[in-house]
Context: one part of a larger RNA
Parts: sequence; structure tokens; C1' cells
RNA sequence: UUGGGUUUAAAGGGUACGUAGGCGGCCAAUUAAGUCAGUGGUGAAAGCCAGCAGCUCAACUGUUGAACUGCCAUUGAUACUGAUUGGCUCGAGUUCUGUUAAGGUAGGCGGAAUUGAUGGUGUAGCGGUGAAAUGCAUAGAUACCAUCAGGAACACCGAUUGCGAAGGCAGCUUACUAGGCAGAAACUGACGCUAAUGUACGAAAGCGUGGGGAUCGAACAGGAUUAGAUACCCUGGUAGUCCACGCCGUAAACGAUGCUCACUCGCUGUUGGCGACACACAGUCAGCGGCCAAGCGAAAGCGUUAAGUGAGCCACCUGGGGAGUACGCUCGCAAGAGUGAAACUC
Repeated sequence: UUGGGUUUAAAGGGUACGUAGGCGGCCAAUUAAGUCAGUGGUGAAAGCCAGCAGCUCAACUGUUGAACUGCCAUUGAUACUGAUUGGCUCGAGUUCUGUUAAGGUAGGCGGAAUUGAUGGUGUAGCGGUGAAAUGCAUAGAUACCAUCAGGAACACCGAUUGCGAAGGCAGCUUACUAGGCAGAAACUGACGCUAAUGUACGAAAGCGUGGGGAUCGAACAGGAUUAGAUACCCUGGUAGUCCACGCCGUAAACGAUGCUCACUCGCUGUUGGCGACACACAGUCAGCGGCCAAGCGAAAGCGUUAAGUGAGCCACCUGGGGAGUACGCUCGCAAGAGUGAAACUC
């Protein structure tokens, strides 16, 4: 390279937007670049292949032919692809009318709880564990009541629910703002799909500057346990956890399943529309779940939300270890990230 693959065996990029490129709906006309056919030229010789011939055979050699699958020119064909022109509406989009939700950003407000402070009542313990001890407490703790302060998180509702591209999003409310879905069919008329490079977003931890600091709590200290215990358990506790701005750019970033389109039995639950006079029940569209037919699969299982049947494009894999290491380069304040081998060995 051909071929085969990527849920779990190696393998889907964390996610989106989008450039080049690749691919692309229906009808007609023109053209004739790709494509197909004819003709001419060229395609050195040798070699290969076929026939015949020469060395006694063969190797070897000679000769004739075929072939040289190619390129160029020219004459035609026009189904498909391309190009150009004109048209269409079902793909795509716009509009209108409804509707939908923890989608996002900023501000305001609320109650429960933890902790602390002050005052009161009150007295000897509290706390913690398998059992204890460290710890707190007569300078009055724990418990109960009142008031105040501050920070963080939002019980019940709450769900196999909903929203978002992913990360993720949950008290209430206001402002601003992105999206989805359904119905109507008015408009545009292929405007589409995918997407290397690129750009943006991207949990937690971590980093920088400045705030904040209730809880929890790496590190650390002490108490236990133990043969030991640099742990698990307990008492404390710094960074951090929170906010603003700026970095980092990674995760079992998972559905371990790339995106888009078409096709292929059903049953059942549920969310939001449409539609019925209606709180029944059928129907239909878009989601979220469960079980299965065909089919697929090594099996587990998947099964209209495919891992089935096909099409297009991208990414990735090629025995284990060495190794996601070394070196180089790019990025970063750093931590490190990205790219990413080989020797050797089994």
C1' cells in the first nucleotide's frame, strides 16, 4: 500500500463553530473537460511471451510475430460526472402564531442549619469511640432561651423529569440574552453535509494579583490502633474550598459508542406541543426511558435514541514491555500540556 477494524479485545478527537478540501436534490438546454469508440503517429535495442530455426540436447543464440496495458494528435458518441445557462420545491433557511425548560449573564431578596460573640437560666460534666485518649469545662462548658455578626449551600417539591454543543445547570425574584418544539403554509430557491489547519468554550485540582473566610479540610500536630502504622478511627488545623480579574487546558471530559442523511416489526411508561365541546380514549410531531421481531455480535448484549441495512466526510488503530518515556520543537509564570521515537527485551 491493499485489505480489515474502532461499546467492552489496539483504536471516536472533551465539545462546538468554521477555512481549504472531499461529497452533494429534481427538470431542461448548451458544451464536450472526465468517460467511451474509430483512425494516425510515437512507444530505441535488449529482455519477457508465442512460433520457427542453429549449436548431437539444454542452457545459450538467431529470426519472425505479439506485446509495450502509455503518451500525443484527430474524427465521432453524450448515459453518467464536470462546466455554463434557464427553471422547480420535497433538502436548507426566513416569516407569522403559539408554546417550553435547574440554558446563560448581572442585580436584589428569603428562610432553615453550622460557627462565633453578647446577655440570661442553670450545674458538673461535655465531646468522641469498637473501647479509649488527646481536646473543651468551676476564669461556669455541654444543654435551653433571646439578640447580633458573618460566610457558604439552597431541605421538602425532585422524578427512569427538564435544559444545554460539551463541560455543566436547582431557594425566590427583576433586567438583559441564546436556544428548542409545534402549527400555518406566505417568502428565498440547493443557499446543503462533513471538516485537515485554525478559532472559541471547556469539571476538579493547581498558579498570579486583590478581597473574603462560616463549614469542610490536603499538608501538619496530637491521641489511639498496631510487631510497626509516615494509614484507616478520634481531637485540632494551614493552603484550599467562596468572590473579581487573568492563566492553566487536563479527567473513567463515558453512552468507554464521531457528525449528517435515508431505510428496516411491535408493546409499554413519561415530558412538551397540535388536535377533539371534555378532567376519557385514540391519532400525530419532537424528546427522555423500559422490553422485544428481523438483523447484527466472539459473547455480554445492541435493536427506529442501532452496535441492523446503505451513502458522504472527518478522527483514530496495527503484539506486550521500554513509554505517553527520551530528544527536538510549540505553548505556559510555574506545575506541566501538546507533538512523540529508538536501542534493548519477551
RNAcentral holds the full RNA, with entries from SILVA. This is a predicted structure of a 346-nucleotide part of an RNA (small-subunit ribosomal RNA, central domain) from a marine metagenome. The coordinates come from a structure-prediction model, not an experiment, and the mean pLDDT is 87.